[in-house]
Model confidence (mean pLDDT): 89 of 100. This is a predicted structure of a 349-nucleotide part of an RNA (small-subunit ribosomal RNA, central domain) from a metagenome. Rfam family: Bacterial small subunit ribosomal RNA. Gene Ontology terms of the family: ribosome and structural constituent of ribosome. The full RNA is in RNAcentral, with records from SILVA.
Context: one part of a larger RNA
């Protein structure tokens, strides 16, 4: 190694794109590195084994044989594996159609509330809670109508709905602009899969710079509450949230489930596309890609999973090996910092 595992017990990198490697459809024909069959030489001696012997046994020691499972080398064979030439379309792509979508980046509009400000009416209250108080109000609040302003966010539609590679995407219009699905099967002719490093992408917070600033609200402050209330409720409030540009790179970044192929029973929704059918309805039927319900076989420690596999099977990468120390020191890499990444060990149960 043979021969263990990662949904919830340790363990699937946060997503992709990819050099190197690893592994790859179907066929013809060389060719013979891989492979497999022969021979020939080596494979010291000792050791091990196997059989006889010698020391009263035995350990030990000698004899003979067998092994040395390997290496070269030649003949040989052509199944697979690799090369090399050719020749196919079922995998991959490229074209034609007509369609779906909060996919991304730009710009321009649009109502709806919230604040604030002015002007008019108008008078003592108004807000807030279990009661309350801080707080606002006769310097006229709150109510009510009208203007103006300025920001953030887009109700209904909205669904187990749709797109996205993951984060993640939601008001309308307009450019720009990525993938995806589906029919046709016209082309290319294997051009595929994975993917150590590397490369970009990556919620919130959070850092810088210059803006913005209505709401909310870390922090702070004050009013309650308690026994205390550095909190749970109130009333204020500044970072901050918002835009532009760099930066950070972590999240229960989750389907706690890598990525691909291909194979296994059905039933009911739903969303996209196509064919077919007729009593032409926005029907039914079939099918092909999504997306969800239930459920065999089978899997599983059980819960459960079940064609969207955690099933049978292959390829290839990451990963795990009590629990605490410790995701920590220390060192290196990265960052302006906060921290990020790699990653131990004494000890101790």
């Nucleotide at each position: 190694c043979u021969g263990g595992g990662c949904g919830u017990a340790a363990a699937g990198c946060g997503c992709g794109c990819g050099c190197a490697g690893g592994c790859g459809g179907u066929u013809u024909g060389a060719u013979a590195a891989g492979u497999u069959g022969g021979a020939a030489g080596u494979g010291a001696a000792a050791u091990c084994c196997a059989c006889u012997g010698g020391c009263u046994u035995a350990a030990c020691c000698a004899g003979u044989g067998a092994a040395c499972u390997g290496c070269u080398u030649c003949c040989a064979a052509a199944a697979c594996u690799g090369u090399c030439a050719g020749a196919c379309u079922a995998g991959a792509g490229u074209g034609u159609g007509g369609g779906a979508g909060g996919g991304g980046a730009a710009g321009a509009u649009g109502g709806a509330a919230u604040u604030a400000g002015u002007u008019g009416u108008g008078u003592a209250g108004g807000g807030g809670u279990a009661a309350a108080a801080u707080c606002c109000g006769u310097a006229g609040a709150g109510a009510u109508a009208a203007c103006u302003a300025g920001g953030a966010a887009u109700a209904c539609c909205a669904a187990a709905a749709g797109c996205g590679a993951a984060g993640g995407c939601g008001a309308u219009c307009u450019u720009c602009u990525g993938g995806a699905a589906c029919a046709c099967u016209a082309c290319u002719g294997a051009c595929g899969c994975u993917g150590a490093g590397g490369c970009g992408c990556g919620a919130a917070a959070g850092c810088a710079u210059g803006g913005g600033g209505a709401g909310c609200a870390a922090a702070c402050a004050g009013g309650a509450u308690u026994a205390g209330a550095u909190a749970c409720c109130c009333u204020g409030g500044u970072a901050g949230u918002c835009c532009a540009u760099g930066c950070c790179c972590u999240a229960a970044a989750c389907g706690a489930u890598g990525a691909a192929u291909g194979u296994u029973a059905g039933u009911c929704g739903u969303u996209g596309g196509u064919a077919u059918g007729c009593u032409c309805g926005u029907c039914a039927u079939a099918u092909c890609a999504g997306u969800g319900a239930u459920g065999c076989a089978c899997u599983u420690a059980a819960c459960a999973g079940a064609u969207u596999a955690a099933a049978c099977a292959u390829u290839c990468c990451g990963c795990c090996u009590g629990g605490g120390g410790a995701g920590u020191a220390c060192g290196g890499u990265c960052g302006c910092a906060a921290g990020a990444u790699u990653a131990a060990a004494a000890c101790u149960c």